[in-house]
RNA sequence: AGGGGAGAGUGGGCAGUCGCUCCGGCCUUCGGGUCGGGGAGGAAAGUCCGGGCUCCAUAGGACAGGGUGCUGGAUAACGUCCAGUCGGGGAAACCCGAAGGAAAGUGCAACAGAGAGCAGACCGCCCGGCACCUGGUGCCGGGUAAGGGUGAAACGGUGAGGUAAGAGCUCACCAGCGAUCCGGGCAACCGGGUCGGCUCGGUAAACCCCACCCGGAGCAAGGCCAAAUAGGGAAGCAUCAAGGGUGGUCCGCCCAUGCUUCCGGGUAGGCCGCAUGAGGCGCGGGGAGACCCGUGUCCCAGAUGAAUGGCUGCCGCCCCCAGGGGCACAGAACCCGGCUUACAGCUCUCCCCUCCGU
Numbered sequence: 001a002g003g004g005g006a007g008a009g010u011g012g013g014c015a016g017u018c019g020c021u022c023c024g025g026c027c028u029u030c031g032g033g034u035c036g037g038g039g040a041g042g043a044a045a046g047u048c049c050g051g052g053c054u055c056c057a058u059a060g061g062a063c064a065g066g067g068u069g070c071u072g073g074a075u076a077a078c079g080u081c082c083a084g085u086c087g088g089g090g091a092a093a094c095c096c097g098a099a100g101g102a103a104a105g106u107g108c109a110a111c112a113g114a115g116a117g118c119a120g121a122c123c124g125c126c127c128g129g130c131a132c133c134u135g136g137u138g139c140c141g142g143g144u145a146a147g148g149g150u151g152a153a154a155c156g157g158u159g160a161g162g163u164a165a166g167a168g169c170u171c172a173c174c175a176g177c178g179a180u181c182c183g184g185g186c187a188a189c190c191g192g193g194u195c196g197g198c199u200c201g202g203u204a205a206a207c208c209c210c211a212c213c214c215g216g217a218g219c220a221a222g223g224c225c226a227a228a229u230a231g232g233g234a235a236g237c238a239u240c241a242a243g244g245g246u247g248g249u250c251c252g253c254c255c256a257u258g259c260u261u262c263c264g265g266g267u268a269g270g271c272c273g274c275a276u277g278a279g280g281c282g283c284g285g286g287g288a289g290a291c292c293c294g295u296g297u298c299c300c301a302g303a304u305g306a307a308u309g310g311c312u313g314c315c316g317c318c319c320c321c322a323g324g325g326g327c328a329c330a331g332a333a334c335c336c337g338g339c340u341u342a343c344a345g346c347u348c349u350c351c352c353c354u355c356c357g358u
Base pairs, nucleotide, nucleotide: 001354002353003352004351005350006349007348008347009346010345012315013314014313015312016311017310018309020039021038022037023036024035025034026033027032041329045340046339048338049337050336051335052334053218054217055216056215060251061250062249063248065214066213067212068211069210070084071083072082073081074080085099086097087096088095089094100209101208105207106206107203108202122148123147124144125143126142127141128140129139130138131137132136156174157173158172159171160170161169175199176198177196178195179194180193181192182191183190184189222272223271224270225269232263233262234261235260236259237258243255244254245253279298280297281296282295283294284293285292286291316327317326318325319324320323
């Protein structure tokens, strides 16, 4: 200097003018006026997870159903995050993982092939018999899976022995698997020794098995006030057991002389919930880290058809024809912790690789 990887920040500023909304003080003819302070995001988006909060409600157990799935931690919790192990990608920094179990069972895998889960004899090799025959050929029976072929993959590999011919049939070494012991590590796991001839692939983001976790509905939750109508009508069930009780089924528990269903009528207004929080920031300490502890300081939107804006000028950044053009993704609606997706440009830090110079 170039290329690559990881992380963090910013993503417009200033002035003038007019306008909007919330909170607080003062004044008010109750219409409002005035002063001071605040006023969209890192994703506010997706609604994919987890909670806080509210109600059912007094709310237990089981089944079904759903979720997670290596180990150890963090957290209010999680399917998130941190660290590590194993596997995959990459030259590396680093990135990804739906990462328990295939010997409990079932299923699935085109075509080719004899045979693809407890398989298999197409071409072969060997032995015996029969026929023809110079060697040899054909048929039948038995043995075989080492050689060849098919295939992505053929039921361990190499070598030697052995055999009628072969085969882990036997042996040596290697790989896998199982048992056992030693060392390191909290563990996942890593390294090593001994024994065993045991050599039975893949797939569970297929059904399934195993371990752990899980009430429901949701701010349009839920309360308060005011107003209005028709405290209307019909049918069914039941008389100590029908019925009802916020996912399904059962049991338990609770309510109760009521309960269920249908038709019809009124209301849709106002206020609360509504922002002080698992809150932000600074400093100190602990920890590899996620994060935790202590301390100081700050209050940083609360609308309700929906407030933050309009105009002008200058500055900043980018492009080009020097006079123009452009300035990303995009707007709260109960709140918070994550994940995912979108994002022009600019700034900073660390790491890997290549080249050059010293």
Annotation
Predicted 3D model of a 358-nucleotide RNA (Bacterial RNase P class A) from a Deferrisomatales bacterium. A source record names the gene rnpB. NCBI's taxonomy places the organism under Bacteria, Pseudomonadati, Thermodesulfobacteriota, Deferrisomatia, Deferrisomatales. The model forms 97% of the base pairs in the Rfam consensus. The sequence is in RNAcentral, with records from ENA. Its Rfam family is "Bacterial RNase P class A". Rfam's curators write: Ribonuclease P (RNase P) is a ubiquitous endoribonuclease, found in archaea, bacteria and eukarya as well as chloroplasts and mitochondria.